Small-subunit ribosomal RNA, central domain from an uncultured prokaryote, 349 nucleotides, folded computationally. Its mean pLDDT, the model's own confidence on a scale to 100, is 90.
[in-house]
Context: one part of a larger RNA
RNA sequence: CUGGGCGUAAAGCGCGCGUAGGCGGCUGUUUAAGUCGGAUGUGAAAGCCCUGGGCUCAACCUGGGAAUUGCAUUCGAUACUGCAGAGCUAGAGUAUGGUAGAGGGAAGUGGAAUUUCCGGUGUAGCGGUGAAAUGCGUAGAUAUAGGAAGGAACACCAGUGGCGAAGGCGACACUCUGGACCAAAACUGACGCUGAGGUGCGAAAGCGUGGGGAGCAAACAGGAUUAGAUACCCUGGUAGUCCACGCCGUAAACGAUGUCUACUAGCCGUUGGGAGACUUGAUCUCUUAGUGGCGCAGCUAACGCAAUAAGUAGACCGCCUGGGGAGUACGGCCGCAAGGUUAAAACUC
Numbered sequence: 001c002u003g004g005g006c007g008u009a010a011a012g013c014g015c016g017c018g019u020a021g022g023c024g025g026c027u028g029u030u031u032a033a034g035u036c037g038g039a040u041g042u043g044a045a046a047g048c049c050c051u052g053g054g055c056u057c058a059a060c061c062u063g064g065g066a067a068u069u070g071c072a073u074u075c076g077a078u079a080c081u082g083c084a085g086a087g088c089u090a091g092a093g094u095a096u097g098g099u100a101g102a103g104g105g106a107a108g109u110g111g112a113a114u115u116u117c118c119g120g121u122g123u124a125g126c127g128g129u130g131a132a133a134u135g136c137g138u139a140g141a142u143a144u145a146g147g148a149a150g151g152a153a154c155a156c157c158a159g160u161g162g163c164g165a166a167g168g169c170g171a172c173a174c175u176c177u178g179g180a181c182c183a184a185a186a187c188u189g190a191c192g193c194u195g196a197g198g199u200g201c202g203a204a205a206g207c208g209u210g211g212g213g214a215g216c217a218a219a220c221a222g223g224a225u226u227a228g229a230u231a232c233c234c235u236g237g238u239a240g241u242c243c244a245c246g247c248c249g250u251a252a253a254c255g256a257u258g259u260c261u262a263c264u265a266g267c268c269g270u271u272g273g274g275a276g277a278c279u280u281g282a283u284c285u286c287u288u289a290g291u292g293g294c295g296c297a298g299c300u301a302a303c304g305c306a307a308u309a310a311g312u313a314g315a316c317c318g319c320c321u322g323g324g325g326a327g328u329a330c331g332g333c334c335g336c337a338a339g340g341u342u343a344a345a346a347c348u349c
Base pairs, nucleotide, nucleotide: 004320005319006318007303008302012317014201015200016199017198021194022193023192025088026087027086029084031082033081034080035077036076037075038074039073040072041071042070049065050064051063052062053061054060091191092188093187094186096183097182098181099180103177104176105175108172109171110154115149116148117147118146120144121143125136126135162169163168206247207246208245209244210243211242215241216240220236221235222234223233258316259315260314261313262312263311266294267293268292269291270290271289272288273287274286275285276284277283278281298305299304322349323348324347331342332341333340334339
């Protein structure tokens, strides 16, 4: 090198874009590099193998052959691959006409609620719990109606509904902007797939600078509980949560299932488009792109998966190789730090 694997046993990079590389649609033509065949040369001898001969046999020695799967040159073959050139439209894309959407950015607006403040009514409790207490309140609380301020989040609609590559996205209107789907079929003519490195995005927490701070709330304080209670429960409460800019780069980043393509019984829902039918309806049928539930073949250790495959195949990438030591040490790179990433060994079972 060759093998077997990766939903749950070890194993799919968190997700895109994309360089090199690998792989690549249909039809002629050229070439003949790969590929296949012939010839020539070479592939030392010994050894191995075959077949003779010599020691009484054998080991051993010795003659001949084969083999030496290779390399070079040359002559041919042309199906496949490659190269070159010509054409095509089924892949891919562009244009046209529509559609749905919490897709993204920016700057505005709104109502409910919590809290605080102001003045009014009003009086002795409120709050909290399993029960209490800490706490708040006669300096007038809780309750109640009115006003003001400020921050954060957007009830109902709401749906195994939608959008996005993933992380994720939910009040309303405007503005800028990405993608998807459908119809028809005008245009380009393989422009494609994957993708080592690389590069960008990337929840929460955390970090830096400057703001902001209503509610919630690590840390912390107090009250309870308890044998104890550095907890669960209660009263408070600071970072933080929010905004701007810059870092961090990790998650059970999960469908624990890489991306792309083709093929392979059915049935029932639902979302977006298109077409048709009639009995014009809360209708039915077909089709297409999603998203769910069952289920056959097949697969699977089983569970289960089953056109959104874990089935049948192909292309490319990533990863695994007994448990612990250990995702650790050392070194490198990155980071302000926290740490991240790459990643062993001794020893031990």